[in-house]
Large-subunit ribosomal RNA, half A from Rudanella lutea DSM 19387, 1610 nucleotides, folded computationally. It matches the Rfam family "Bacterial large subunit ribosomal RNA".

Context: one part of a larger RNA
RNA sequence: CGUCUGGGGGAUGCCUAUGGCUUCUGGUGGCGAUGAAGGACGUGGCAAGCGACGAAAUGCUUAGGGGACCCGCUGGCAGGGGCUGAUCCUAAGGUGUCCGAAUGGGGCAACCCAUCAUGCUGAAGGCAUGAUACUCUUUCGAGAGAGCGAACCUCCUGAACUGAAACAUCUAAGUAGGGAGAGGAAAAGAAAACAAGUAGUGAUUCCGUGGGUAGUGGCGAGCGACAGCGGAAGAGCCCAAACCCGGCUGGUUACGGCCCGUCGGGGGUUGUAGGACCUGAAUAAACCAAGCAAGACUGAACGAUAAUGGUCUGGGAAGGCCAACCGUAGCGGGUGAUAGUCCUUUUUCGGCAGGGAUUGUUUGGGGUCGGGUAUCCUGAGUAGGGGGGAGCCAGUGGAACUCCCUCUGAAUCCGGCAGUACCAUCUGCCAAGGCUAAAUACGACCAGAAGACCGAUAGUGGAAAGUACCGUGAGGGAACGGUGAAAAGGACGGGGAGUACCCGGGUGAAAUAGAACCUGAAACCAGGCGCUUACAAGCGGUCGGAGCCCUCGUGAUGGGGGUGACGGCGUGCCUUUUGCAUAAUGAGCCUACGAGUAACGGUGUCGAGCGAGGUUAAGUGCGUGGACGUACGUAGCCGAAGCGAAAGCGAGUCUGAACAGGGCGCGUAGUUCGAUGCUGUUGACGCGAAACUUGGUGAUCUACCCAUGGCCAGGCUGAAGGGUUGGUAACACAAUCUGGAGGGCCGCACCGAUAAACGUUGAAAAGUUUCCGGAUGAGUUGUGGGUAGGGGUGAAAGGCCAAUCAAACUGAGAAAUAGCUCGUACUCUCCGAAAUGUUUUUAGGAACAGCGUUCAGUGUUACCCUAUUGGAGGUAGAGCGACCAACAGGAUGCGGGGGAGUCACAUCCUACCAACUUCUGAUGAACUCCGAAUGCCGAUAGGGGUGCUGGGCAGUGAGGGGCAGGGUGCUAAGGUCCUGUUCCGAGAGGGGAACAACCCAGACCAUCCGCUAAGGUCCCCAAGUGUGUGCUAAGUUGAACAAAGGUGGUCCGGCUGCCGAGACAGCCAGGAGGUUAGCUUGGAAGCAGCUAUUCCUUUAAAGAGUGCGUAACAGCUCACUGGUCGAGCGGGGCGGGCAUCGAUAAUAACCGGGCAUCAAGCACAUCACCGAAGCGGUGGAUCGACACGUAGGUGUCUGAUGGUAGGAGAGCAUUCUAUGGGGGGUGAAGUUGUGGCGUGAGCCAUGGUGGACCGCAUAGAAAAGCAAAUGUAGGCAUAAGUAACGAGAAUGAGGGCGAGAACCCCUCACACCGAAAGACCCAGGUUUCCUCCGCGAUGGCAGUCAUCGGAGGGUUAGUCGGGGCCUAAGGGGUUAGCGAAGGCGAGGCCCUGAUGGACAGCAGGUUAAUAUUCCUGCACCACUUAACUAUGUGAACUAAUGACGGAGCUGAGGGCUCGGUACGUCCGGACGGAAGUGGGCGUUGAGGAGAUGCUUCGGCAGAUCCGAACCGGGGAGUUGGCUUCCAAGAAAAGUUAGUGAAACAUCAGUAGUUGAGUGCCCGUACCGCAAACCGACACAGGUGGUCGGGGCGAACAGCCCGAGGUGCGC
Repeated sequence: CGUCUGGGGGAUGCCUAUGGCUUCUGGUGGCGAUGAAGGACGUGGCAAGCGACGAAAUGCUUAGGGGACCCGCUGGCAGGGGCUGAUCCUAAGGUGUCCGAAUGGGGCAACCCAUCAUGCUGAAGGCAUGAUACUCUUUCGAGAGAGCGAACCUCCUGAACUGAAACAUCUAAGUAGGGAGAGGAAAAGAAAACAAGUAGUGAUUCCGUGGGUAGUGGCGAGCGACAGCGGAAGAGCCCAAACCCGGCUGGUUACGGCCCGUCGGGGGUUGUAGGACCUGAAUAAACCAAGCAAGACUGAACGAUAAUGGUCUGGGAAGGCCAACCGUAGCGGGUGAUAGUCCUUUUUCGGCAGGGAUUGUUUGGGGUCGGGUAUCCUGAGUAGGGGGGAGCCAGUGGAACUCCCUCUGAAUCCGGCAGUACCAUCUGCCAAGGCUAAAUACGACCAGAAGACCGAUAGUGGAAAGUACCGUGAGGGAACGGUGAAAAGGACGGGGAGUACCCGGGUGAAAUAGAACCUGAAACCAGGCGCUUACAAGCGGUCGGAGCCCUCGUGAUGGGGGUGACGGCGUGCCUUUUGCAUAAUGAGCCUACGAGUAACGGUGUCGAGCGAGGUUAAGUGCGUGGACGUACGUAGCCGAAGCGAAAGCGAGUCUGAACAGGGCGCGUAGUUCGAUGCUGUUGACGCGAAACUUGGUGAUCUACCCAUGGCCAGGCUGAAGGGUUGGUAACACAAUCUGGAGGGCCGCACCGAUAAACGUUGAAAAGUUUCCGGAUGAGUUGUGGGUAGGGGUGAAAGGCCAAUCAAACUGAGAAAUAGCUCGUACUCUCCGAAAUGUUUUUAGGAACAGCGUUCAGUGUUACCCUAUUGGAGGUAGAGCGACCAACAGGAUGCGGGGGAGUCACAUCCUACCAACUUCUGAUGAACUCCGAAUGCCGAUAGGGGUGCUGGGCAGUGAGGGGCAGGGUGCUAAGGUCCUGUUCCGAGAGGGGAACAACCCAGACCAUCCGCUAAGGUCCCCAAGUGUGUGCUAAGUUGAACAAAGGUGGUCCGGCUGCCGAGACAGCCAGGAGGUUAGCUUGGAAGCAGCUAUUCCUUUAAAGAGUGCGUAACAGCUCACUGGUCGAGCGGGGCGGGCAUCGAUAAUAACCGGGCAUCAAGCACAUCACCGAAGCGGUGGAUCGACACGUAGGUGUCUGAUGGUAGGAGAGCAUUCUAUGGGGGGUGAAGUUGUGGCGUGAGCCAUGGUGGACCGCAUAGAAAAGCAAAUGUAGGCAUAAGUAACGAGAAUGAGGGCGAGAACCCCUCACACCGAAAGACCCAGGUUUCCUCCGCGAUGGCAGUCAUCGGAGGGUUAGUCGGGGCCUAAGGGGUUAGCGAAGGCGAGGCCCUGAUGGACAGCAGGUUAAUAUUCCUGCACCACUUAACUAUGUGAACUAAUGACGGAGCUGAGGGCUCGGUACGUCCGGACGGAAGUGGGCGUUGAGGAGAUGCUUCGGCAGAUCCGAACCGGGGAGUUGGCUUCCAAGAAAAGUUAGUGAAACAUCAGUAGUUGAGUGCCCGUACCGCAAACCGACACAGGUGGUCGGGGCGAACAGCCCGAGGUGCGC
C1' cells in the first nucleotide's frame, strides 16, 4: 500500500404515535368581587415527574349515551370494582385549601396579626362559622367599578439609524416605542356636501378604476390626491327653541292677577325654508319596540348502515393466480407486506338542550292634508378676523378648506355658509346639539378541512421546554425520536469478588433486531493475510518497469488483479494580484447544514391566443369536496395621428412676412397571457461593524452620603492647667512635683500596597514570598438605607457605577447602514476583453465613450493587408559667411579705464576692458537657407472577409515587463510619465541550470511513427570525445563581455636603430692628472649641503663622478675604452589577437555539476545528428463554410476548436406534482464491493448487507449540486501517554476488615498549629447531620472510605432569637398643590422599617443524631380564677426618667490563673524498700431571703443565711465612679410621679399574700476563616462578633508547649 474482519461514530435510506409550518371555512369573540388570568401547597396503599382533582381532593350527585371490562401516563406488588350496567363519553350541578385585582390590618406573594357577632369551655387561653378595603352612584333598599386577555380599533404622546451617494429643509414616519380607553368589531355617518357641460348626484364605510395622473418637492431624494365611473352593502332618525299646561321659589299688585327663574309634561325638528300661531278638512298604511304562539333548518355523546372465497409463496397475505359480489359507500386510517367486500370510517337515515330565517297575533309607539303670514322661534364668546402652529396632494406659497392656542369678535330669514386668494353674477347648502345596522379589520379560543409545505442539524426555541443551564436583575436559553408483528425483554447451567462482564443454552422470520437495541456511511483506532521498506532526502503523483503473490485459461514469451526494487518528468488548492510554490490570505480531518429568492412595476427576447383591434378589474350567478371551473361583468387600460409652450390645426403641423427653408411626423401592428435576460421599490446573493434612538433593569461590586452598632496588644514622649519652693511692690520669671495633651513617636491585630523576585495554558481572570506605609484618626468595619446612564458619584485618576465605562447592562426600531473584506456549490461546446479618454468632495467608487458577446438588418461597398501611384507636412539628420540666441581662440582696436603731458587743450603710452569687422572651430526642445525614413490622406490592382446600423446582456476603468523614440531623475533605479510595438495579464510546449513577460513556438483528442526551430551533440543528458587552421596557460573560459590605468605574459603585422670596418651578452684588462674644484664645515678629499658656460690636461678610454663605503681619507664598483667571441641584436616606437593586475560585503558555493588544456575553452570554415503540444503521417470528436440529397445524412476544405473577467448555447443529477406505463418479501430504498457504457456531469448490470418501499417516459414546480466564508453543529484526531496532580507541617511500623489496602478502622511511635490550623455566635448555604447497605459515576491516585449513590432516622422552648411592644435613616399610602396621560408630591397624618430601646432559667443528666427546648432539681414572668387582707380605681394631659460624645485615670464583685488547706474519689504496682501534704481527678449554677449604709429615690453596695466547702497571691480593667477637652455628643415605647374627665362607688377596680389553672406562631439538625458561604473547582484569595491557658517576655510580638485539632486525597 492492498484486502478481509472488527471497534468507534451516527451520516444515509425508510418512518412519524406524540410535533411543527402555511392557509381556508364555520363558530365564538371575552373571563373577573358568585374572587379571574396565573400560581403555591396538597390529594394515590406503595407516588419523584407530567396530567387530573381540591380537606367532599387520581374524585361526589343527577340526566342521557354506551355495553364488558376497569382502578390516567405506568408496564410491578398488594388489594378492590363491574351485566342489579362499572370504567368511559355528553349535559347540568355540588365541593373548590392558600396567594393573586386581593378587598379586615400588615407583609420579604402563597405568611403573620386582628375587630365584631354567634357557638364550644366556669374563666383565661384556644378553636369553628360569618362579616369588616377603597372610589363612584343612590330613591338609603342597594348597585357599579377595579384586574387579566392574541391581533384588530379610537385618542394622547412620539424617536433615531437610514435615504438624499456629505448635510441642515426634506426622508425614514405619524413608523417603532410609551400612555389612556372601547367593542365584537371600532371609527365614520344622514350635507352650512359634491359638481358645474345644456347639466346633474344625493349619509357613511369598503373593493376595482381614475393614477403613479393633477399636484407637491434644497422642484433634489422623494411624497402623492379629489371628483367621476364600475361594484359590495344599504336605513334613517331624535333633541334645543318658539307656543301651551302644571309644580316650586322669588318679585309685584288695584288682590282679579301678572312677571322673572327653575323643574316636569305636551308641541316641534326644516332649506323648492320649516315650525310656532290663525283657519278649514281628515285620522289609512308602512315602520319601530316589547310580549306570546308556531316554526323550515341547524344541532352533543351516540345509534343503524351493502358486499369474498379458493389456491401459491411466506414467520405473517392485504401480494401473485383463479373465480365472485356491493356500490347514493372505490375519501382516509388500521390489521404480521400493497384490503371497495376483515376492523374503523366514508354514504344515507336517526338523535337532548339550545340556536333560529320566517309567519301569525297582542299591546305600546310613531305617522298624515290644504290655506294664511302681522308676530315669534330655528344651537354665541359661536362663525369670522389679527398673531403662532398643525392637518390636507399642497414644505407659506397667490393658498381656499378643517383643527388647536392666543387677542378680538358678528348677523338672525329682507338672514347665513360654500363653490382653492379676492370681487360680481350664478349654483348648491343651512354650522355652532345628539343617535344610527350592514358592507370593512383581526384571530386568542372552539370545530372542521387542505397542502407540487418540513420530516429529527429540517419543521416552532421546543416531536412532553421556556425545561436544564447562565445572570444580582431586566433578560438570555440548549441538547436528546425509531427493539420486535407480538416482550415472546433472554428460564437454566458454567467462568467470575460479582444483580458487572463473558460462554453454553433458550425465544424469534431475523439477536451483527439484546434494550448503549432499524439501516449503520466517513473521519479515527485495531487485528489477520499478500507485497514492499533499515545509504536514502522534497506537493508523494504520473509515465516506464524487474521481482514476488493471487486468479482465469486447452495452450501461448497468454489475460486479469495486488504490491512496486529501480528510472524519467514534476514547487498543493483557494483567494487576491502587474505578478504567488511563495516566507501574502483561508482551511486539523470527516459527516450534515450553508449564499441571486419572492411580490408588484418597467423594458427586451421566445412561445401561445386574437388581430385594427386586444383585454377585462372588483364583483355577481351557476356547478363543485374545493382555494377550482365556467358564464356574465367593457368601469378602465394599451393601440389605431401627429405637431405645437399653448390657443389650436390635423396627414400634417411648428417656426416664419412667406406658397421659402428647416424640425418633428405620415406609406399602419398591436394587444393579453406564459416563460426567460436585465432593471426599479422592498433586507433583495450570504455573513460581518463601530455606532444612533426608544422603553426598561441594576449602588449584594464600587464612589459619596444618611441612620444605628462594633474595633484599635504593648511601649515611648510629656503640651496646657495645677501644687510647692524661690522670686517680684504686684506681676513676670525660675526650679521641682503633679498632670496627661497630640490629624505626636515605635510597633501587633486591622487598613493599605513602596521595591524586587516568583507566577503569566497561574493555586489565583491581580495572587504569593521578603522588605515596606498608616495604625486615636480626614481611622477602620458590620447591618439597614439613598443617589441611575448624557445620569449619578468623584480629597479629580476620565476614576468608579456587579470581572464591562471618553457614556453601564438588557429588550426593541432591526435583517440599521457598510462605494469595504471574505465566501458564493454539477458538466460540455462557441466567442472572448480591459486595466484607456472625459467628468466626478473624484482618484481602490461611479456615469458616458472605447474594447467583448448575442440577436436582427444592410450586402461586397463603406473595413484590413500588400504593391504601384498622387498628395500635405518640418521630425531624425544637417546647417548656421540664412535669421534668432549663444560659445572658444586669433587679428584689428570704435569706445572706455589707468598713466604721462606744469593746469587745460592737443598729443603720447598701455602685459587693462572691449563694440564693429574678419580668420579658425563649433552649439540649440521652445533657431531653420535645408531636410529624409516611417506614419497619415486619396486613387488603382490583387488578396482577405470584414465593416456599418439597431436591440438585449456584460465585464473593464489598480496593469506589468522587453525593445525603439522622448520628458523627468544623476542620459540613477526591478524609478516615474508619455508615444509606437510586443508579450505576460488571460498562454500550455521546447530552450535559457532553476526563472510571468528573453529566444523558438500558439496546446481539439489519441499514437512505443517521421521532419525541423531556438538551442545543442565527453558523462550526468537525446545527439560528434566530427573535420581543417590558429590562439589561450589565465581553469581565462565558466558571474559582472567591469573602468581609468599598469605590465620585458604571449602571438601576429608594419616602422625604426645597431651590426663581419665584428653588433648584443659573458670573460680578461684599464677606468688617470690639475684636485682634497670652490664655498661651507670641527671635518666635507667624486659621493651631508650650496655654487658653477661641470673647466683644463694625458688618453684607446676615464664624470670636478652611477652606486656601496669612511668621523674624514682609504677601499669596491659603474659610465667609458681595448681584447676575446662570431651573427644577428635593441632595456626603440606603432597597430592588432588572447591572457594578466586593477578586482572589496555580509550563513556555503553564483561554471547546473562532474570535470575539461593541440580542449569538452576562444576565433573562423565545414559536414552530420539530436531537439517542441511547431510541421507531417494514421485514427477519432465537435463546429463552420461549400456541394449533393425529399429526409436521415454524405463528401470536400491548401477551414476552425489556448483562454481570466464576461456573453451565448446544449446537457447531467437531486426533491416533489400530474398523466401514462412498470418493478418489489422468489427481497424496494439505502449501504458496500466488482464489471461495463458515455467527451463529461453521470448511467447500467451484478455479489454481500438490508428488510419496505422504488424507478421509467413526457410535461411541470423548486428550500435543486460545496473544499474554502478565522463559516455553523456534531464526531474524531494531533501535540501525548507529554505538561500537570493546587502551599516544603512528615511520616513509619504492627494488627483488623476485605477479591483487592501507601490512603479505611485500631494501637504505638514521629511531626505540625496553638490570638489557631482550638472553641462559640451571626450572615449565607439548605439535609451537607446520624445509622445501615453500596462503589458505575463524583474524589485531580487508589479506595473496603466519603461532604458520593440508595434507604431509614433526626431539629421538642411561657424564660434563647424573632413576631404578638417601640421608634431611626429610609420606604409606602394620602391631603393641599402640580402635570398631555401614566404620574409626581412639601408640611401634616397613618402605616411600615433594627443595625438601637424594652423584656421572665439555671445546674446536672440523657440520644447514634436535639437540648438554657426532653428528664430531674430548684426558680422566675404574664394572665385567669377562688379565698383572705388592704384600699379610690381611672382615660388623657403635664413633668421626670428612659437618654446616650472623645480621651485619660480609678477600679467593687465575678471570671482567669498560680499556690495552699480541707473534703470526696481512685491508685499505690512484676524484685526490694517507703505510707507521707505521696500521685491522678473533682470541688459548682441560677435564684431566693436580707440587717445595714449611701442615694439624683430610679437604684447601688452589702454583713449574714438558704441553695451542693474554703483561704491567699498575681494580673487584667467590665457595670460604675472621677477628671479633663471641644467638635457639645438619636427617637419612641416603657416606667415613676402629679393633676384627676367619663364611669363605678363599697359591687367592681386596684395593691398584696396563698392555692388552682392557662401560656400562641416561627427558628432550633449540620458547616460556619471553611472541602458545606462568596470566588465556574473538595480553588494558597475574601468573610462581621465573642473566648482566648503555661514558660521566657513590656506584650494578643517572637520562640517552645497545654486543652483541642491536624499531617494539607497521588